The RNA shown here (Lysine riboswitch aptamer) has 161 nucleotides and comes from Ligilactobacillus murinus. The sequence is in RNAcentral, with records from MGnify. Its mean pLDDT, the model's own confidence on a scale to 100, is 80. The model forms 100% of the base pairs in the Rfam consensus.
[in-house]
RNA sequence: AGAGGUCGCAAAAACCAUCAGUAGCUAGGUGGAGUUGAUAAAGCAACGCUAAAAUCUAGUGAAAGGGGGAUUUGCCGAAGCCUAGACAAACUUUAUUUUGUCUAGGCUGGGGCCCGGUUUAAGAGAUCGGGAACUGUCGUAGUGAUAAGCUACGGAGCGCU
Numbered sequence: 001a002g003a004g005g006u007c008g009c010a011a012a013a014a015c016c017a018u019c020a021g022u023a024g025c026u027a028g029g030u031g032g033a034g035u036u037g038a039u040a041a042a043g044c045a046a047c048g049c050u051a052a053a054a055u056c057u058a059g060u061g062a063a064a065g066g067g068g069g070a071u072u073u074g075c076c077g078a079a080g081c082c083u084a085g086a087c088a089a090a091c092u093u094u095a096u097u098u099u100g101u102c103u104a105g106g107c108u109g110g111g112g113c114c115c116g117g118u119u120u121a122a123g124a125g126a127u128c129g130g131g132a133a134c135u136g137u138c139g140u141a142g143u144g145a146u147a148a149g150c151u152a153c154g155g156a157g158c159g160c161u
Stems, first nucleotide, its partner, number of pairs: 001161002005076001008075005015068002024060007034047004038096006079108012109135002113131007137155007
């Protein structure tokens, strides 16, 4: 420097589905003192008898997170995931949770399929464990002509050319 390919990998992305006829908002009925700022406690702030929560009816009706994706770009440890830690954000403090960034260690050659677990609103997607094949590569054995090719088994990308 180069190769792998049922959709090889990542990022961006018009658009699409889901979330969801949900939250919210408006009007009305019941109700009658609480509610909101991620969760719990303590504060602080805001809203509330000019009617809170909850619930019902009618009308209106999202978004984020999580996905798919024409196409474009960068690439071939591409990259993804797991565990631990640090920092930041979600009103303040403590604890937890979520999200983001970074560090360290570990796992995976590649994509798909089947079964189960976890996550999730969701079997959408991801991930973990197991299974049977496929595929690229190298090795070993057999066949072949010491070739090409084919068959079987094995290794791991710290590989292969």